[in-house]
RNA sequence: GGACCCGUAGCCUAGCACGGAUAGGGCAUCGGCUUUCUAAGCCGACGAUCGUGGGUUCGAAUCCCACCGGGUCCG
Repeated sequence: GGACCCGUAGCCUAGCACGGAUAGGGCAUCGGCUUUCUAAGCCGACGAUCGUGGGUUCGAAUCCCACCGGGUCCG
């Protein structure tokens, strides 16, 4: 230098092929119930404008372009 893959809450992850309206789930955290207390269990709450910027579109996590970070391979 070239090709490909990955990037979504504090952590992990689904959704992306075929765009559709409030981005879902688990763990953690906080509150409550239960218990003599703790743990476990049950109920509830909180948190991501989806790596960054731009474009297409009525509408983008999803499509297009550039860039940033990580990884694999080729030279």
Transfer RNA from an uncultured archaeon, 75 nucleotides, folded computationally. Its Rfam family is "tRNA". From the family's description: Transfer RNA (tRNA) molecules are approximately 80 nucleotides in length. Rfam classes the family as a transfer RNA. A source record names the gene trnR. The coordinates come from a structure-prediction model, not an experiment, and the mean pLDDT is 81.